[in-house]
Context: one part of a larger RNA
């Protein structure tokens, strides 16, 4: 000097930041991922209508929609948010490579969007169970599922040309194999399929770089390489069969310990040393261990299955759960906040849109935790008052300090006015959480606002009394045993100041 700090004493205001470093301990409660009726059938509501009628109503058929929605279907749920357990590794950083790859939504270009079929949820009926949740029968729709047609391209195979970096790349031509689609809407519009390219995001490989330990010296059998096969989007011992016997290592293998990495942050003249909170990039994890499914993308925090520990419900047959999301609780700890407001802005998901959702985010609350700013008044005022303290008893000092006089009113308080952020969206009316906040104007009155540490030397600041190697102080040297500037108190002084000291850690 610094800090995500803590502790002691003290504490006026504001702005901007920041706040579980410990138990990746366990969690009550609420919320944190939905949306689309312009994909679909249905029910309810409303309207019209048929028949009967005791005029109350019942009922048939149909329609309508900014209406409501459980279900089928689509997209999203792999983002956003959290944490740092594990990991010494191509995890990260940096620079390259893929003649070894994928990429939903978006953009560009070209072409197509033809024709059939059978189900099923919801519903209705029945039924099991305490519940969670089912079972059976029957009915129905689609942008759900599916057959066929067509399709430059795909795959296999034969020929030819050009090029390259070895495996190869690219162009052209013949044969064979199997392969697409979906509608909605009056119109407008929008969607679907195929192919090529782009963009974005991702996957894989390689060079180099960054901890401690030799009181760890040898390690390795899918191990190192090859061939065939499998698997993958794709290369590869990634997996498998066979063959060979290799591969790594004192330039530290293997083992042990510790640790997420970086941009950066702190310190330092620099070189270096230490750290990796907040913010940004990457990685890993989601009660513990394992596994796959769906999908463009996961081996998936608020999905599924199995096992385990724990907790809860139960009618004892069986079920439910996962805050390292935001708040909040217990526990641990020296120690770390509200079960707040709003989607107004920015961004995200869905939707044609209106809009809905969004504990992301924007804000507010709490904490002197940090940085910065401001205030606690200004000028005058000597018989240098009173009081305190000291005294050589003359006085000195506190001290222009106070009183007193003249002013000012920041901040806080009260009253009145009162935003920008609104671009947008909506036919229009209208639409701001923050917030009656910031800010502006006015009002009254010095009024409401100073402490903490130190004073032997280092180190700036000295006397008196008390104590008497006691009580105590102390970072080091050291003070204290009867005149202690070093202990305690007082007066005075010095230094910082809404803070000041102490402790811890780093340079």
């Nucleotide at each position: 000097g610094a800090c995500g700090a803590a502790c002691g004493c003290u504490g006026g205001c504001g702005g901007c930041g920041u706040g579980c470093u410990u138990a990746a301990c366990a969690c009550a409660u609420g919320c944190a991922a939905g949306u689309c009726g312009a994909g679909c059938g249905a029910a309810g509501c409303c309207c019209c209508u048929u028949a009967c009628u005791u005029c109350g109503g019942u009922u048939u058929g149909g329609g309508u929609g900014a209406c409501u929605u459980a279900g089928c279907g689509g997209c999203g749920a792999a983002c956003g948010g959290g944490u740092g357990a594990g990991u010494a590794a191509c995890a990260c950083g940096u620079g390259g490579g893929c003649a070894a790859c994928c990429u939903g939504c978006c953009c560009u270009u070209a072409g197509c969007u033809c024709u059939g079929g059978g189900a099923u949820a919801a519903g209705c009926g029945a039924u099991g169970g305490a519940a969670a949740c089912g079972u059976c029968g029957u009915c129905u729709a689609a942008u759900a599922c599916u057959g066929g047609a067509u399709a430059u391209g795909a795959c296999c195979u034969g020929g030819g040309g050009a090029c390259g970096c070895a495996u190869g790349u690219u162009c052209u031509u013949g044969g064979g194999u199997g392969g697409a689609a979906a509608g909605a809407u009056u119109u407008u519009u929008u969607g679907g399929c195929u192919a090529a390219g782009g963009a974005u995001g991702g996957g894989c490989c390689c060079g180099c770089g960054g901890c401690c330990u030799a009181u760890c010296a040898g390690c390795u059998u899918g191990u190192u390489g090859g061939u065939g096969g499998g698997g993958u989007a794709g290369u590869g011992g990634c997996c498998u069969a066979c063959c060979a016997a290799g591969g790594c290592u004192u330039c530290g293998a293997c083992g042990g310990g510790u640790a997420a990495c970086c941009g950066g942050c702190c310190u330092g003249a620099g070189a270096g040393g230490g750290c990796g909170a907040c913010c940004g990039g990457u990685c890993a994890c989601a009660c513990u261990g394992g596994g796959a499914c769906u999908g463009a993308g996961a081996c998936a925090c608020g999905g599924c299955c199995c096992a385990g520990a724990c907790u809860c419900c139960u009618a004892c047959g069986g079920g439910a759960g996962g805050c390292a999301g935001c708040a909040g609780u217990g526990g641990g700890g020296a120690a770390u906040a509200u079960u707040g407001c709003a989607c107004a802005a920015u961004g995200g998901g869905c939707g044609a849109a209106a809009g809905c959702c969004u504990g992301a985010u924007g804000c507010a609350g709490c904490g002197a935790c940090g940085c910065c700013g401001c205030g606690u008044g200004a000028g005058g005022g000597a018989u240098g008052a009173c009081g305190g303290c000291c005294u050589u008893c003359g006085g000195g000092u506190u001290g222009u300090a106070a009183a007193c006089c003249u002013c000012u009113u920041u901040c806080a308080g009260c009253a009145g006015g009162g935003a920008c952020g609104a671009a947008g969206c909506g036919a229009a009316a209208g639409u701001g959480a923050c917030g009656g906040u910031a800010c502006c104007u006015g009002c009254a009155g010095a009024a409401g606002a100073a402490g903490c540490g130190c004073c032997g030397g280092c180190c700036a600041a000295c006397u008196a009394c008390g104590u008497g190697c006691c009580a105590g102080c102390a970072g080091c040297c050291g003070c204290g045993g009867u005149a202690a500037u070093a202990c305690g108190u007082a007066g005075g002084g010095c230094g910082c100041a809404a803070g000041c000291g102490u402790u811890g850690u780093c340079c």
Molecule: small-subunit ribosomal RNA, 5' domain
Organism: uncultured bacterium